[in-house]
Context: one part of a larger RNA
Molecule: large-subunit ribosomal RNA, domain VI
Organism: Methylacidiphilales bacterium
RNA sequence: CGCAGGAAAUUUGACGGGUUCACUUCCUAGUACGAGAGGACCGGGAGUGACGCACCUCUGGUGUUCCGGUUGUCGUGUCAACGGCAGCGCCGGGUAGCUAUGUGCGGAAAGGAUAAGCGCUGAAAGCAUCUAAGCGCCAAGCCUAUCCGAAGAUAAGAUUUCCCUAUCAGGGUCCUGGAAGACCACCAGGUUGAUAGGCCGCAAGUGUACGCACAGUAAUGUGUUCAGCUAAGCGGUACUAAUUACCCGAUCGG
Numbered sequence: 001c002g003c004a005g006g007a008a009a010u011u012u013g014a015c016g017g018g019u020u021c022a023c024u025u026c027c028u029a030g031u032a033c034g035a036g037a038g039g040a041c042c043g044g045g046a047g048u049g050a051c052g053c054a055c056c057u058c059u060g061g062u063g064u065u066c067c068g069g070u071u072g073u074c075g076u077g078u079c080a081a082c083g084g085c086a087g088c089g090c091c092g093g094g095u096a097g098c099u100a101u102g103u104g105c106g107g108a109a110a111g112g113a114u115a116a117g118c119g120c121u122g123a124a125a126g127c128a129u130c131u132a133a134g135c136g137c138c139a140a141g142c143c144u145a146u147c148c149g150a151a152g153a154u155a156a157g158a159u160u161u162c163c164c165u166a167u168c169a170g171g172g173u174c175c176u177g178g179a180a181g182a183c184c185a186c187c188a189g190g191u192u193g194a195u196a197g198g199c200c201g202c203a204a205g206u207g208u209a210c211g212c213a214c215a216g217u218a219a220u221g222u223g224u225u226c227a228g229c230u231a232a233g234c235g236g237u238a239c240u241a242a243u244u245a246c247c248c249g250a251u252c253g254g
Stems, first nucleotide, its partner, number of pairs: 001152001005163007015149004021049007033038001051106005059100004066093005071086006110144003117137004164253001170248004174190005195241003198237005204230003211224005
């Protein structure tokens, strides 16, 4: 931009894409078969591997925005306590998120038409013959089925609801943001508000802060103290910021 009025939702599915795997073991059954050795078809159950999709409860990884330990040095006048730099200085842990080696699920079942093949009936050709007329069975393959996308499917589909001389229905600009994202888009919100920040509480992490008191010459230890501090998580709360406003949108639709 189109889809001959403008919108908001919900959809159909032409067509396209994905998938299509293999093995082990148990029962049937030590049965059928076989002199024995050995050892099934058919059918039923339980697992495994690889592959694929999704997810983060668990197990782990990462987690330079969290906590702690510690070395050297510089600084905050000094002590103490902290801060900077040294690959996050080094080291021990770790929330959210993202992840696999972790977890869940999948390739199931079925129908139709067939291939090679196996048949029925059956002539030409008094017989025979699956074929010439006619009728069956049969594959991981084909078409359905299953999962995903899908009306620019220009053949532009369908359903429901809303709007009708404007300050319309609705959408956008702008702003607060996001398990959405290169930008755009998409989604959640914009005071009739929990969208983000802050604050409060919780969870979770670290591991018992500073100061003071006591013990010790001191390093240090003990008590206060399962303390202190705390990111992205969860729940709440209008304290802060989403102000005011403007623009598009056409007249009932040959």